[in-house]
RNA sequence: GGAUAGCUCAAUUGGUAGAGCACGACGCUGAAGACGUCGCGGUCGCGGGUUCGACUCCCGCUCCA
Numbered sequence: 001g002g003a004u005a006g007c008u009c010a011a012u013u014g015g016u017a018g019a020g021c022a023c024g025a026c027g028c029u030g031a032a033g034a035c036g037u038c039g040c041g042g043u044c045g046c047g048g049g050u051u052c053g054a055c056u057c058c059c060g061c062u063c064c065a
Base pairs, nucleotide, nucleotide: 001064002063003062006021007020008019009018015052023039024038025037026036027035045061046060047059048058049057
């Protein structure tokens, strides 16, 4: 310094968490790929604290560099 979806990563100084890829369905195709539309997918590393409200602030711990 980092830990957020299966993977790679965002989240504008606290207000009910998103993108790309992957995956599934449909369209298209003789078929497949590509492409298009839609969908699925997260106890935000763990445990506490502050707050009406925490991924975000504070404390401790674990792991990675």
The RNA shown here (transfer RNA) has 65 nucleotides and comes from an Acidobacteriota bacterium.
The coordinates come from a structure-prediction model, not an experiment, and the mean pLDDT is 83.
It matches the Rfam family "tRNA".
The organism belongs to Acidobacteriota, within Bacteria.